Predicted 3D model of a 231-nucleotide RNA (Group I catalytic intron) from Dokdonella sp. Its Rfam family is "Group I catalytic intron". The family has 12 seed sequences and 5,602 matches in Rfam 15.1. The literature on the family includes a 1990 paper in Annu Rev Biochem by Cech, "Self-splicing of group I introns". From the family's description: Group I catalytic introns are large self-splicing ribozymes. They catalyse their own excision from mRNA, tRNA and rRNA precursors in a wide range of organisms. The core secondary structure consists of 9 paired regions (P1-P9). Rfam links the family to the GO term Group I intron splicing. NCBI's taxonomy places the organism under Bacteria, Pseudomonadati, Gammaproteobacteria, Rhodanobacteraceae, Dokdonella.

[in-house]
RNA sequence: UCAUCGAAAGGUGUCGCCGCGGCGAAAGCCGUGGACGAGAACGGGAUGAAUUCAGGGAAACCGCAGCGGCGUGGCCGGCGGCAAUCCUGAGCCAAGCCGGCGGUACACCGCCGGAAGGUGCAGAGACUACCUGAGGGCUUGAGUGCCCUUGAUGACAGGCUCGAGCGUCCCGCACCCCACCAGCACAUGCUGCGGGUGAAGAGAUAGUCCGCGCCGGGGGGAAACCUCCGG
Repeated sequence: UCAUCGAAAGGUGUCGCCGCGGCGAAAGCCGUGGACGAGAACGGGAUGAAUUCAGGGAAACCGCAGCGGCGUGGCCGGCGGCAAUCCUGAGCCAAGCCGGCGGUACACCGCCGGAAGGUGCAGAGACUACCUGAGGGCUUGAGUGCCCUUGAUGACAGGCUCGAGCGUCCCGCACCCCACCAGCACAUGCUGCGGGUGAAGAGAUAGUCCGCGCCGGGGGGAAACCUCCGG
């Protein structure tokens, strides 16, 4: 975490421990197997985009018409279902990082490419993640929808509920390493640069909606279950 209230057994994930293989100078990292544990897991800020098409796996759990086996009112294989979740190709992506080009160009802005990561991947899914705040016209049951003007893709003002991470980025802190390079020391070493560690939980986190869970019915199916209509 599966798990909507709660839970047994069980599955799966993370870190710790042990073994094996690979990378590394090392600290460590990646992969894999096992037996048991849950002690530890830093702080501040930035970003809130894309959210699409098509595919491959899957434990536990639920069902058992047909097929095979057996110790035969069932059990096992297997098949069907559901699904925590593991992924791939193409496309697309905010702030940032690297490279190139341009704008007077040092700050700044824009474009192209790349790497990482994200999206795809929620319960079918829709939206928000500070809130409120201009005028006019048509339209709607309706601040409903559209158009025009305008600084309106937000300057500014007001308000309190003070505005998202386990994602990405920036700064700091703690601890560990030291092959190369530099400085100091001159036996070992120390410092800087540099490297590493600080978990997973986001395959929906917090919310609102919708769906499911409840009841009636139609269709498919042996059933589990799937789907549609209504309450």